[in-house]
Molecule: Bacterial RNase P class A
Organism: Candidatus Hydrogenedentota bacterium
RNA sequence: CAAGCGGGCCGAACGGUCGCGGUGCGGCUUCGGGCCGCAUCGAGGAAAGUCCGGGCUCCACAGGGCAGGACGCUUCGUAACGCGAAGGCGGAGCAAUCCGACGGAAAGUGGCACAGAAAAUACACAGCCCGUUUCGUCGGGCAAUGGUGAAAAGGUGCGGUAAGAGCGCACCAGCGUCGUGGCGACACGGCGGCUCGCUAAACCCCGUCCGGAGCAAGUCCAAAUAGGGAACCCAUGGCGCGGCCCGCGUCGGUUCCGGGUAGGACGCUUGAGGCAUGCGGCGACGCAUGUUCCAGAUGAAUGACCGUUCACGGGCGCGCAAGCGCCCCGGACAGAACCCGGCUUACAGGCCCGCUUGCACU
Numbered sequence: 001c002a003a004g005c006g007g008g009c010c011g012a013a014c015g016g017u018c019g020c021g022g023u024g025c026g027g028c029u030u031c032g033g034g035c036c037g038c039a040u041c042g043a044g045g046a047a048a049g050u051c052c053g054g055g056c057u058c059c060a061c062a063g064g065g066c067a068g069g070a071c072g073c074u075u076c077g078u079a080a081c082g083c084g085a086a087g088g089c090g091g092a093g094c095a096a097u098c099c100g101a102c103g104g105a106a107a108g109u110g111g112c113a114c115a116g117a118a119a120a121u122a123c124a125c126a127g128c129c130c131g132u133u134u135c136g137u138c139g140g141g142c143a144a145u146g147g148u149g150a151a152a153a154g155g156u157g158c159g160g161u162a163a164g165a166g167c168g169c170a171c172c173a174g175c176g177u178c179g180u181g182g183c184g185a186c187a188c189g190g191c192g193g194c195u196c197g198c199u200a201a202a203c204c205c206c207g208u209c210c211g212g213a214g215c216a217a218g219u220c221c222a223a224a225u226a227g228g229g230a231a232c233c234c235a236u237g238g239c240g241c242g243g244c245c246c247g248c249g250u251c252g253g254u255u256c257c258g259g260g261u262a263g264g265a266c267g268c269u270u271g272a273g274g275c276a277u278g279c280g281g282c283g284a285c286g287c288a289u290g291u292u293c294c295a296g297a298u299g300a301a302u303g304a305c306c307g308u309u310c311a312c313g314g315g316c317g318c319g320c321a322a323g324c325g326c327c328c329c330g331g332a333c334a335g336a337a338c339c340c341g342g343c344u345u346a347c348a349g350g351c352c353c354g355c356u357u358g359c360a361c362u
Base pairs, nucleotide, nucleotide: 001358002357003356004355005354006353007352008351009350010349012309013308014307015306016305017304018303020042021041022040023039024038025037026036027035028034029033044333048344049343051342052341053340054339055338056214057213058212059211068210069209070208071207072206073087074086075085076084077083088102089100090099091098092097103205104204108203109202110199111198112197125146126145127142128141129140130139131138154172155171156170157169158168159167173195175192176191177190178189179188180187181186218266219265220264221263228257229256230255231254232253233252237251238250239249240248241247273292274291275290276289277288278287279286280285310331312330313329314327315326316325317324318323
């Protein structure tokens, strides 16, 4: 210098004018409230998708089980996780590095298109070998060779044989077992018999975890109107039952009580919080000390315009080039709504760090 890999950070700045939400103070008021002035604070790395996990709240709940769901190599981290860290194993890459639903197929059931003789109890298509023969065949042996397929009954070689075959041997793969190392996944080595196809993101089996609903959770204050309950009062009144009286029911007024609605308040932002330093740890992370308060709206604020600058792209001009000057356009993705830890997805443009490979030079 070129190509590439991994990680971290920023994601416009300043000023002016007008405007908006919270809080505090002051003033005015037709004070339940409203208005004005000043000060101060006022979106994100993803506030997003709402996909996991938790806090918090209410409901349910003796204990255990079934059903259902999620997860699935190991150890560690964490409040917890389906997240993260460090590793193991398998795969891709020359490498840095990246990817992996990565428990069990010797518990059972099922599936394996097309092709092919055969897709799993080998019922062998072409063919090879031995015997037989009336030369058409027939009886027997074989799975080495060919062909099919995504996959063919361990692979390669030597021996062996009529031809062959783990039939025998050596090495390799797999399985079992023992030893050594490692907390462990696992690795390495010895021995053994000789091989048991693939599929569990098919049912299933094994292990671990899971009660439900969600801030419109939940709690408090509380009108007007209508209706409910209690006590007292009342023309001794109207209406109904009745022929009449008594009586009963109903209609009225006053006071009190309780439930719900409109409306208001709490929940609401001090929290597994942020920042800095030190210590422990390979790391995720933990501990200690110091410091800091950093949006809380509810038709829902955080904005609009102008100027200067900044970064990048485009056009024109100058210059051998690096570059310089001018002009115009564009500054992304997206916006809190109970809070926190993750994951995933979107994103104009820019900065920084580490590493790998190749080439050139010293």